[in-house]
């Protein structure tokens, strides 16, 4: 320097054009207990990596850019 493959919730990863984005785990609030754990109820806590751009509608298609992760040249 080319390819390429990924970037969604704290972590781990579904969704790959249809409205309002989910799941284990974590975690927060309550209830229970003297306390703590456990067990039991509610809570999704999010700029979908950033910008632009196609569409009536984009996490989802397209361009650039940023970050990794793996392959390749290059190293006088």
């Nucleotide at each position: 320097g080319c390819c390429u493959c990924a970037g969604u919730a704290g972590c781990u990863c579904a969704g790959g054009g249809g409205a309002u984005a989910g799941a284990g785990c974590a975690c927060c609030a309550c209830u229970c207990u003297c306390c703590u754990a456990a067990a039991g109820u509610g809570g999704g806590u999010g700029u979908c990596g950033c910008a632009g751009g196609u569409u009536c509608g984009a996490a989802u298609c397209c361009u650039g850019c940023c970050u990794g992760g793996g392959g390749c040249a290059c190293c006088a």